[in-house]
RNA sequence: UAUGAAAUUGCGCUUAAUUUCCGGUUGCAAUGUCCGGAAAGCGGGGGAACCAGUUAUUUUGGGGCGAAUCAUUCUUGACAGAAUGUAGGGUACCAUCUUACCCGAGUCCGUCAGCUAACCUCGUCAGCAGUUAGAUGGGUCGUU
Repeated sequence: UAUGAAAUUGCGCUUAAUUUCCGGUUGCAAUGUCCGGAAAGCGGGGGAACCAGUUAUUUUGGGGCGAAUCAUUCUUGACAGAAUGUAGGGUACCAUCUUACCCGAGUCCGUCAGCUAACCUCGUCAGCAGUUAGAUGGGUCGUU
């Protein structure tokens, strides 16, 4: 000097999943770690009338969270698995169009839930090391 790996920090990304305060704990200490609690913010579910629905239901059971649905083909005795697409979703101010890349999972309730004011109730995890670019319009900041 170059390359690779790991860790930490900063700026950020997906997601509702962030912030503050109190008590304790660990530690030499810290606005730190961990545990418990509270509040704010953000998000989900249940739940009248009206409306919707019109033979439902123990059967082809039904429903929720989420962008994550659906189809075809291969394979298997079947299940599982694999491939190709796809509804839909994401990518450093916002919207639209074009374009490039990527995702298109998983899981919960337990026979039960349409909408739904009041009301009741639950969550606040997890995962990334990386910005695709252009046009139009709008906005923010800085400089003159």
The RNA shown here (c-di-AMP riboswitch aptamer (ydaO/yuaA leader)) has 144 nucleotides and comes from Paenibacillus abyssi. The sequence is in RNAcentral, with records from Rfam. The prediction has a mean pLDDT of 78.